[in-house]
Transfer RNA from Marmota monax, 72 nucleotides, folded computationally. It matches the Rfam family "tRNA". The family's RNA type in Rfam is transfer RNA. Gene Ontology term of the family: triplet codon-amino acid adaptor activity. Lineage of the source: Eukaryota > Rodentia > Sciuromorpha > Marmotini > Marmota. The coordinates come from a structure-prediction model, not an experiment, and the mean pLDDT is 84.
RNA sequence: GGAGGUGUAGUUCAGAGGUAGAAUGCCUGCUUAGCAUGCAUGAGACUCUGGGUUUGAGCCCCAGCACUUCCU
Numbered sequence: 001g002g003a004g005g006u007g008u009a010g011u012u013c014a015g016a017g018g019u020a021g022a023a024u025g026c027c028u029g030c031u032u033a034g035c036a037u038g039c040a041u042g043a044g045a046c047u048c049u050g051g052g053u054u055u056g057a058g059c060c061c062c063a064g065c066a067c068u069u070c071c072u
Base pairs, nucleotide, nucleotide: 001071002070003069004068005067006066007065010024011023012022013021018055026042028040029039030038048064049063050062051061052060
């Protein structure tokens, strides 16, 4: 220098154009003499940034940023 991939909750990841979920972690309660485990409940992401398309975008298109893989 060129060609791809990824970006969504604290973390690891899902998500068919129609108001975003799981696991784990965290708060609270139950259980225990206490802890752990277990059970129940709750909080937590306007989806990397900016545009475009669309009645409607996490999803499609463009540009950029970060990380990453390959080629030279």